[in-house]
Context: one part of a larger RNA
């Protein structure tokens, strides 16, 4: 010259698309960030209702004026009906979205292989199955103990909770036989004992069988077993990826056999036992810094830097360890221990974990809103309706960047008025203004006013598949339908009006651009050279001129 997650100074009019805690992985107040299924189960609250009784008020009728009788209100109960909170069982997801980059120079990443040493819920396909029992246990009652937090004895219940049995298509299995491999050995078939499974739910429907509930028949979910894919993991190998020799010898589960354990899988991963043996100037071993990569700057390239946003991978989640559940776990917002640190405590004892979104305080030259919505795209859970969802979608601040728009346009004097400058003649600012015509982006007022919406339930009309069915339930075409946070915003027309909008640097030589005053080695200036001591184009301030321009300078960093 170029770049920047900047930042600082003056300044400062709008869009659109990006961006934005780089410091203290520093400690947090308060919201919200993971739920969800009633089509797996018991129970059921407020509320509303019908019947029964109690209890009170009480309009009116009547009355011998004592009182009776009483439609109707209210509360209270006890029986049932609608409801459907909120919490529990149990199922699925809380291993993903989202955050950071401390840690780590290799157990990490990038490419390139291998597993005959491996797993894989959910999903798609394919094959066989679901018989018949039994038990607990929360919720709920009751009783304690405790300030909270919770926690403990009774009793009483339910399932797709649990547990035995029954079947074994299958699958594990000693062994044969074929075929294949570099090999431990895979692949296919034969096969002795012996082991291993299951759970219902919600619709609909004609005969027929039942007293009924249902059988039985059917769709749709759901459940076992086994198999073959998809998707994502796991393991090993080679290569490659920082600076240090003021780091030169490092090493004992250390190398390596051989049995064993554990793993889903190899394998000193772990034992025990045996050999002495592995590594190294092609840097071992320490040290110090560092998340890696696509890629991003920069250059002609070659290489040099650097790795923020995005998207792949790997790590953490107070700080250090630790296992349990699961298909799958560093389990951010699950458990357990031990610490620091915060809070409540009745002092006996409990609770947290923002390196998610916003906010706060503290460090800092420095980084935003405790916003709006699930309408959109995605997740989750649910047959669906739908809920949940600070992932995402918006809008909001900040000239932090990039791009793009405006501040008006044509005309107007041998040239006003002011400043400056002077040789006092004049020259410059300067077509610059004035003035005459003209336009209206922006801006402001006033009407209209989107795109993103497409599913979907349900419903008419029809296709096609299951079926015994003109039920019903899947799957498809045509219509009807509701559903926007942004936003009354972008856009469009109308109206007046030039009206609402320019500045920072610099000007001695590199380097585009000069004269006066002031000031006197003072003040002060500077990137390098150098200026400044009485004529300074160099300090300061005027005119004037240059370059850039809603920007311009400086500083830090990279090339």
């Nucleotide at each position: 010259g170029a770049a920047c997650g900047a930042a600082c100074g003056c300044u400062g009019g709008c869009g659109g698309c990006g961006u934005g805690g780089a410091u203290u992985a520093g400690g947090c107040a308060u919201g919200c960030a993971a739920g969800u299924c009633g089509a797996g189960c018991g129970a059921g609250a407020a509320u509303c209702u019908g019947g029964g009784a109690g209890u009170u008020c009480a309009a009116g009728u009547u009355u011998u004026c004592g009182g009776a009788c009483g439609a109707g209100g209210a509360c209270u109960u006890c029986c049932g009906g609608a409801g459907g909170a909120a919490a529990g069982c149990g199922g699925c997801g809380g291993a993903a979205g989202g955050g950071u980059g401390a840690g780590u120079a290799c157990a990490a990443c990038a490419u390139g292989g291998a597993c005959a040493a491996u797993c894989c819920a959910u999903c798609u396909c394919c094959a066989a199955g679901a018989u018949g029992g039994g038990c607990a246990u929360a919720g709920c009652c009751u009783c304690c103990c405790g300030a909270a937090a919770g926690g403990g004895g009774g009793g009483a219940u339910a399932a797709u909770g649990c547990c035995g049995a029954a079947u074994g298509u299958g699958g594990c299995g000693a062994g044969c036989c074929g075929g294949g491999g570099c090999a431990u050995c895979c692949c296919g078939g034969c096969g002795g004992a012996g082991c291993u499974a299951a759970a219902g739910g919600c619709g609909g429907g004609g005969a027929c069988c039942g007293c009924a509930a249902g059988g039985c028949c059917u769709g749709c979910c759901g459940c076992u077993u086994g198999g073959a894919g998809c998707c994502g993991g796991g393991u090993c190998c080679g290569u490659g990826c920082g600076c240090u020799a003021u780091c030169a010898g490092c090493u004992u589960g250390u190398u390596g056999g051989c049995g064993g354990g554990g793993u889903a899988a190899c394998g000193g991963c772990c034992c025990a036992c045996c050999a002495a043996g592995g590594c190294g100037a092609u840097g071992a071993c320490g040290g110090c810094u560092a998340g890696c990569u696509g890629g991003u700057c920069u250059g002609a390239g070659a290489g040099g830097a650097u790795g923020g946003u995005c998207a792949g991978c790997c790590a953490c989640a107070c700080u250090g360890g630790g296992a349990c559940u699961g298909a799958g776990a560093u389990a951010c917002u699950g458990c357990c221990c031990a610490g620091a640190c915060u809070c409540c405590u009745a002092c006996g004892g409990g609770a947290g974990g923002c390196u998610g979104c916003a906010g706060u305080c503290g460090a800092g030259a420095a980084u935003c809103a405790u916003u709006c919505g699930c309408a959109a795209u995605g997740g989750g859970c649910g047959g669906a309706a739908g809920c949940c969802u600070g992932a995402c979608g918006g809008u909001g601040c900040g000239a932090c960047g990039u791009c793009g728009c405006g501040u008006g346009g044509a005309g107007g004097a041998c040239g006003g008025a002011g400043g400056u400058c002077u040789u006092c003649g004049g020259a410059u600012u300067g077509u610059a203004a004035a003035c005459u015509c003209c336009u209206u982006u922006u801006g402001u007022g006033a009407g209209g006013g989107a795109u993103a919406a497409a599913c979907g339930a349900g419903u008419g009309c029809g296709a096609g598949g299951c079926g015994a069915a003109c039920a019903g339930c899947c799957u498809u075409g045509c219509g009807c339908g509701g559903u926007g946070a942004u936003a009354g915003u972008a856009c469009c027309u109308c109206a007046a009006g030039a009206a609402u909008a320019a500045g920072a640097g610099a000007c001695g030589g590199c380097u585009a651009a000069c004269u006066c005053u002031g000031u006197g080695c003072c003040a002060g200036c500077a990137g390098c050279c150098g200026c400044g001591g009485u004529a300074a184009u160099a300090c300061a301030g005027a005119g004037g001129u240059c370059u850039c321009g809603a920007g311009c300078g400086u500083u830090g960093u990279u090339c």